This is a predicted structure of a 73-nucleotide RNA (transfer RNA) from a Clostridia bacterium. Model confidence (mean pLDDT): 80 of 100. It matches the Rfam family "tRNA". Rfam classes the family as a transfer RNA.
RNA sequence: GCAGAAGUAGCUCAAUUGGUAGAGCGCGACCUUGCCAAGGUCGAGGUUGCGGGAUCGUUCCCCGUCUUCUGCU
Numbered sequence: 001g002c003a004g005a006a007g008u009a010g011c012u013c014a015a016u017u018g019g020u021a022g023a024g025c026g027c028g029a030c031c032u033u034g035c036c037a038a039g040g041u042c043g044a045g046g047u048u049g050c051g052g053g054a055u056c057g058u059u060c061c062c063c064g065u066c067u068u069c070u071g072c073u
Stems, first nucleotide, its partner, number of pairs: 001072007010025004019056001027043005049065005
């Protein structure tokens, strides 16, 4: 330098012929128990790396850009 992959909640990851963004763990409250642990219910937490475009509408399509990883030279 070229090619490919990844970036979504505090962490690990889902979500596709484009249609209101979720789970597990963690966090908070409550229930259960004499206490703890375990279990259960509810809740908080997101400008989907960033910017732009197409579209009635984008995590998803197109362009640019940043970071990380892999391969080639």